[in-house]
Context: one part of a larger RNA
RNA sequence: GAACGAACGCUGGCGGCGUGCCUAACACAUGCAAGUCGAACGAGAAAGCGGGCUUCGGCCCGUGAGUAAAGUGGCAGACGGGUGAGUAACACGUGGGCAACCUGUCCGGAGGUGGGGGAUAACUCUCCGAAAGGAGAGCUAAUACCGCAUGAUACGCACGAGGCUCCGGCCUUGUGCGUCAAAGCUUGCCUCUUCUUGAAAGCUAGCACCACCGGAGGGGCCCGCGGCCCAUUAGCUUGUUGGUGAGGUAACGGCUCACCAAGGCAACGAUGGGUAGCCGGCCUGAGAGGGCGAUCGGCCACACUGGAACUGAGACACGGUCCAGACUCCUACGGGAGGCAGCAGUGAGGAAUUUUGCGCAAUGGGGGAAACCCUGACGCAGCGACGCCGCGUGGAGGACGAAGGCCUUCGGGUCGUAAACUCCUGUCAAGUGGGACGAAAUCUGUGGAGAUGAAUAAGCUCUACGGUUGACGGUACCACUGGAGGAAGCCCCGGCUAACUCCGUGCCAGCAGCCGCGGUAAUACGGAGGGGGCUAGCGUUGUUC
Numbered sequence: 001g002a003a004c005g006a007a008c009g010c011u012g013g014c015g016g017c018g019u020g021c022c023u024a025a026c027a028c029a030u031g032c033a034a035g036u037c038g039a040a041c042g043a044g045a046a047a048g049c050g051g052g053c054u055u056c057g058g059c060c061c062g063u064g065a066g067u068a069a070a071g072u073g074g075c076a077g078a079c080g081g082g083u084g085a086g087u088a089a090c091a092c093g094u095g096g097g098c099a100a101c102c103u104g105u106c107c108g109g110a111g112g113u114g115g116g117g118g119a120u121a122a123c124u125c126u127c128c129g130a131a132a133g134g135a136g137a138g139c140u141a142a143u144a145c146c147g148c149a150u151g152a153u154a155c156g157c158a159c160g161a162g163g164c165u166c167c168g169g170c171c172u173u174g175u176g177c178g179u180c181a182a183a184g185c186u187u188g189c190c191u192c193u194u195c196u197u198g199a200a201a202g203c204u205a206g207c208a209c210c211a212c213c214g215g216a217g218g219g220g221c222c223c224g225c226g227g228c229c230c231a232u233u234a235g236c237u238u239g240u241u242g243g244u245g246a247g248g249u250a251a252c253g254g255c256u257c258a259c260c261a262a263g264g265c266a267a268c269g270a271u272g273g274g275u276a277g278c279c280g281g282c283c284u285g286a287g288a289g290g291g292c293g294a295u296c297g298g299c300c301a302c303a304c305u306g307g308a309a310c311u312g313a314g315a316c317a318c319g320g321u322c323c324a325g326a327c328u329c330c331u332a333c334g335g336g337a338g339g340c341a342g343c344a345g346u347g348a349g350g351a352a353u354u355u356u357g358c359g360c361a362a363u364g365g366g367g368g369a370a371a372c373c374c375u376g377a378c379g380c381a382g383c384g385a386c387g388c389c390g391c392g393u394g395g396a397g398g399a400c401g402a403a404g405g406c407c408u409u410c411g412g413g414u415c416g417u418a419a420a421c422u423c424c425u426g427u428c429a430a431g432u433g434g435g436a437c438g439a440a441a442u443c444u445g446u447g448g449a450g451a452u453g454a455a456u457a458a459g460c461u462c463u464a465c466g467g468u469u470g471a472c473g474g475u476a477c478c479a480c481u482g483g484a485g486g487a488a489g490c491c492c493c494g495g496c497u498a499a500c501u502c503c504g505u506g507c508c509a510g511c512a513g514c515c516g517c518g519g520u521a522a523u524a525c526g527g528a529g530g531g532g533g534c535u536a537g538c539g540u541u542g543u544u545c
Stems, first nucleotide, its partner, number of pairs: 001545004006541005013391006019384002021349001026347003030344003035075003040072002048063006082302003092226007101219003106215004111210002114148001116146002123138006154179011184207003188203002193200003228274003235265003240262008277299004281292004304325005327338004355381001357380003363377001364375004394424004404415004428486001430481005438472001443467008489534005494515003500529005510517002
């Protein structure tokens, strides 16, 4: 000199864009943060309103409404969001490998969806319990569950053919045997079949379902190389190192187990200890390098602490389950409930870090055919000069120079064109009025075109025009009103280092980054005048280069 997620002191007008627990991965009151689908399924209220009856207590019917709440089932809860504890490791970065692998939803291709069965929740009844919750009996549905059929280029086995090969095997292909699947829902229609108004098990369209091949995107595993400190850590290792066989996994593998062998690593630093999430990047620097890893992005790890599996395409699962522990809470003492390192917020710790805000309008995500619902992701607003950037606190004229302050050699000098005064301007702030972009979609109405179709039906695809949607926000922005009015401080002045005099003090009080100042004329302490520097900031402290 530059930098900072900063803090402290003094000061403080406005705006834009960013940014804000670095400490206790300490404990948490309260609210919200993951739901959705009635076009998978069975059941199904109440208040209110209208009507009728009434012994005036009430009862019934309709509507509310096939709504709410709950249940079965599907998809999502493995994403998104947080944190950095652990981890010196194939965790990360980079480059490769899998002839050792998986992949829901999505896309392309080619095929299929036949016919049955038995339950169970909800519900009703009974019972246990303070509660949380649970037990028994009975009824019922499905895209829930289970057999059977069919079935392949799928899987397994046997026998071949061709190609490739890292010589382990892989790819393509032929034959035979064996094994395994499915589910419906919605709209419209009557050409065909059945009843025949119209509907259906029929037709049609859309969405689903099953098995297979391929893709995209996502993941798993393996390897080369790379990036901390200590040798005042020198030896470490028994599933250890390798083999055979078995188990296990989506998959290779001591991953696990039995047996066999005795190996494996290490001065090119094993083992141990300390520290630490890694990277893109950020800061500094001419660079080389050094330091760091906040915000944003990628990867990893974790979710009160430790352990475990279940479900699932995917978890060993932050707002799921089970066990153990610590802590907090409820209890009828028998037993139960909880997990903010999600967003706000509280206490504590600390030098120190924000609102218990608004909205799903946009972007994105989940569910749904859609309308739509959910979304503390996100978009915004609030607070903090915490940072960067921009703007203002007025402009021009104005005296051989007011008053006043300070200094003085008493002549004067200086603050100083500074003020007053005159003429202007009108940013920001204030007030008044107007007033956005961000919105395009979706959906809907009307019209047109296309494929399918028996169809001038419905649905699907495309398209033109109109309508519908804004948290921010009456904000930005624009215009007008008035009038210099409301808006300057902080540090320093001995040398380094830019800026000097007076008074007070008298080795006192004090200053100080280093050298050093102060003991009676102190440019170094305190005040004043003057000056220098930066400016809504200025200094100090801490840290890095």